[in-house]
Context: one part of a larger RNA
Molecule: large-subunit ribosomal RNA, domain IV
Organism: Chloroflexota bacterium
RNA sequence: CUCUCGUUAAGGAACUAGGCACAAUAGAUCCGUAACUUCGGGAAAAGGAUCACCCCAGUAGGUAAAGCAUGCACAUGCGUAGCUAACUGGGGUCGCAGAGAAAUGGCCCUACCGACUGUUUAACAAAAACACAGGUCUCUGCUAACUCGUAAGAGGAUGUAUAGGGGCUGACGCCUGCCCAGUGCCGGAAGGUUAAGAGGAGGGGUGCAAGCUCUGAAUUGAAGCCCCGGUGAACGGCGGCCGUAACUAUAACGGUCCUAAGGUAGCGAAAUUCCUUGUCGGGUAAGUUCCGUCCCGCACGAAAGGCGUAACGAGUGGGGCACUGUCUCAACGAGAGACCCG
Numbered sequence: 001c002u003c004u005c006g007u008u009a010a011g012g013a014a015c016u017a018g019g020c021a022c023a024a025u026a027g028a029u030c031c032g033u034a035a036c037u038u039c040g041g042g043a044a045a046a047g048g049a050u051c052a053c054c055c056c057a058g059u060a061g062g063u064a065a066a067g068c069a070u071g072c073a074c075a076u077g078c079g080u081a082g083c084u085a086a087c088u089g090g091g092g093u094c095g096c097a098g099a100g101a102a103a104u105g106g107c108c109c110u111a112c113c114g115a116c117u118g119u120u121u122a123a124c125a126a127a128a129a130c131a132c133a134g135g136u137c138u139c140u141g142c143u144a145a146c147u148c149g150u151a152a153g154a155g156g157a158u159g160u161a162u163a164g165g166g167g168c169u170g171a172c173g174c175c176u177g178c179c180c181a182g183u184g185c186c187g188g189a190a191g192g193u194u195a196a197g198a199g200g201a202g203g204g205g206u207g208c209a210a211g212c213u214c215u216g217a218a219u220u221g222a223a224g225c226c227c228c229g230g231u232g233a234a235c236g237g238c239g240g241c242c243g244u245a246a247c248u249a250u251a252a253c254g255g256u257c258c259u260a261a262g263g264u265a266g267c268g269a270a271a272u273u274c275c276u277u278g279u280c281g282g283g284u285a286a287g288u289u290c291c292g293u294c295c296c297g298c299a300c301g302a303a304a305g306g307c308g309u310a311a312c313g314a315g316u317g318g319g320g321c322a323c324u325g326u327c328u329c330a331a332c333g334a335g336a337g338a339c340c341c342g
Base pairs, nucleotide, nucleotide: 001337002336003335004334005333006332007331008330010328011327014326019323027051028050029049030048031047036041038171052093053092054091055090056089057088058087061084062083063082067078068077069076070075094098106321107320108319109318110317111316112315113313114312118130119129134169135168136167137166138165139164140163146155147154148153172308173307174306175305177238178237179236182235183234184231185230186229187228188227191226192225193224197220198219202215203214204213205212206211239257240256241255242254243253266300267297278294280292281291282290
């Protein structure tokens, strides 16, 4: 010097990307316990007190001789004494320390995400990802739809629309706006177009002819497409410019262009904000983070759901108490190495 431990003056997060790691907390009994809440929770919230041993007294309970009663042996019931005894009260003893060791929650406030328990990248990711109950759309009438298989056949299901398949969303609460022009899907006995087939006017070749053969117009002829409608918890989309109020500023208001329709409620510098460390307020002595507010949303927005939300989380951000060798700043000690000699 390295590793694994132990202790440490004063300070106590000044360390650091970050309290990572360490320390601290810890048991039992009693007291006490907030916001919020889906009234179940939150909660072991938080925060306190007590705890050993000896003596005395009391005592729930346990056991139970004797005795009494019932009764056939044998047993049952009642039950005083005795023994035991959690615990309670009083007195006393010792130590720095009585849950004397070990084992054994640190806690609080706030925001985001996901409701929750669960699942996952075996060996860099456990999460806000997946799943989930619930919601909704759609297909499917049974030889079901759908899936596997060339097929037979099998699953679906020894089920039958309160069932089964597929898509999206994801507890719960309040809600889920406008657009059907494009694309998709669904519906539509008309019309247009449209294949093989049917049809056969007409024409060609050959032959003396009968015939054989080639070609072939009209007409007829399905789905599809065109066409006409519907449909957004289908794929998706949800504007621009100019002017205007008696300070200024702003624009409830007006004009105009375009569109299928021009983003409603709610939320908003956000897991989304470029400019940006936006502005203001809070917290700090000092805060690019955080919380609250504003709205100029580069580029939120309503089941690729919007906004809230108690409980939950080895999730993420911010703050605090406690605690500490994380640090100021290092020291000493123990063990094992390294190193030296043999």